Notes: This is a predicted structure of a 350-nucleotide part of an RNA (small-subunit ribosomal RNA, central domain) from Trichopus zeylanicus subsp. travancoricus. Its mean pLDDT, the model's own confidence on a scale to 100, is 87.

[in-house]
Context: one part of a larger RNA
RNA sequence: UUGGGUGUAAAGCAUCUGUAGGUGAUUUUUCAAGUCCAUCGUCAAAUCCCAGGGCUUAAUCCUGGACAGGCGGUGGAAACUACCAUGAUGGAGUACAGUAGGGACAGAGGGAAUUUUCGGUGGAGCAGUGAAAUGCAUAGAGAUCAAAAAGAACACCAACAGUGAAAGCACUCUACUGGGCUAACACUAACACUAAGAGAUGAAAGCUAGGGGAGCAAAUGGGAUUAGAUACCCUAGUAGUCCUACCCGUAAACCAUGGAUACUAGGCUCUAUGUGUAUCGACCCAUGUAGUGCUGUAGCUAACACGUUAGGUAUCCCACCUGGGGAGUACGUUCACAAGAAUGAAACUC
Numbered sequence: 001u002u003g004g005g006u007g008u009a010a011a012g013c014a015u016c017u018g019u020a021g022g023u024g025a026u027u028u029u030u031c032a033a034g035u036c037c038a039u040c041g042u043c044a045a046a047u048c049c050c051a052g053g054g055c056u057u058a059a060u061c062c063u064g065g066a067c068a069g070g071c072g073g074u075g076g077a078a079a080c081u082a083c084c085a086u087g088a089u090g091g092a093g094u095a096c097a098g099u100a101g102g103g104a105c106a107g108a109g110g111g112a113a114u115u116u117u118c119g120g121u122g123g124a125g126c127a128g129u130g131a132a133a134u135g136c137a138u139a140g141a142g143a144u145c146a147a148a149a150a151g152a153a154c155a156c157c158a159a160c161a162g163u164g165a166a167a168g169c170a171c172u173c174u175a176c177u178g179g180g181c182u183a184a185c186a187c188u189a190a191c192a193c194u195a196a197g198a199g200a201u202g203a204a205a206g207c208u209a210g211g212g213g214a215g216c217a218a219a220u221g222g223g224a225u226u227a228g229a230u231a232c233c234c235u236a237g238u239a240g241u242c243c244u245a246c247c248c249g250u251a252a253a254c255c256a257u258g259g260a261u262a263c264u265a266g267g268c269u270c271u272a273u274g275u276g277u278a279u280c281g282a283c284c285c286a287u288g289u290a291g292u293g294c295u296g297u298a299g300c301u302a303a304c305a306c307g308u309u310a311g312g313u314a315u316c317c318c319a320c321c322u323g324g325g326g327a328g329u330a331c332g333u334u335c336a337c338a339a340g341a342a343u344g345a346a347a348c349u350c
Stems, first nucleotide, its partner, number of pairs: 004321003007304002012318001014201004021194003026087001028085001033081002035077009049065005091191001092188003097182003103177001106174004110154001114150004119145003125136002162169002206247001208245004215241002220236004258317006266295003270291007299306001323350003332343004
């Protein structure tokens, strides 16, 4: 490389946009590049294969022929692919009308709780644990009432629900804004799918600068436990967690399941929406579309399981895998302020 694979055995990029490239629904033409047919030339000899011949036989040797194809020329075919035009509307998109939503961003407002401060009442413990101790407290703690300040997070509703490409997104209101879905009729007329390289987004932790700092809490101090205890438990507590601006670019970034299209039994829920029936009206009921779950037939699977949201049946494109360790290491390169990230071996060993 071929073949075979990628839910759990090695293997789907964290996610999206999109360039080259690859692939591409449909009518009627053109053309003959690919394709197919015929024919000619050529592809040295030897070798291989076949049929004969000759050394007594064999190997060796001699003669003739052929297979399998490659390249080039000429003449033809026109179904398929490509090309040239040309239509059509089913793929895709646009407009119009609705609709659901924790989708994004900015601003404003809210209450509960916590901590602290101040004042009143009050007077001996509080806190903590398996048990304790460190700790707080007569300089008045804890408890309780009134007032004030601060920061962070938004109970119930809440769901197997919704939404977003993913990461993610939830107190309330307002402004602005992206995408989806549904229905009917118009419009464009294949404008499509995938996507190397590239670009954008990307939890938490971490970095830089400036703010902020209630609670929690790496590090750290102390108290316990223990043979020891650099831990688990307790008491304190700094970075950090929060905001603004920049970087980092990784996660069991998981549905451990790449994207697109088509087809292939049912049954039961939920969400959005259309139609019909029904009703005073809303539900209910029937049915269509889009999504989200459970169960399950065929099929598939090593099994578990999956099963119209496929891991079934097919086509197209991309990424990745090839025994365990060494090792996601070394070296080199690129990126980064750094931490590190990306790419990524071999010796050796089993």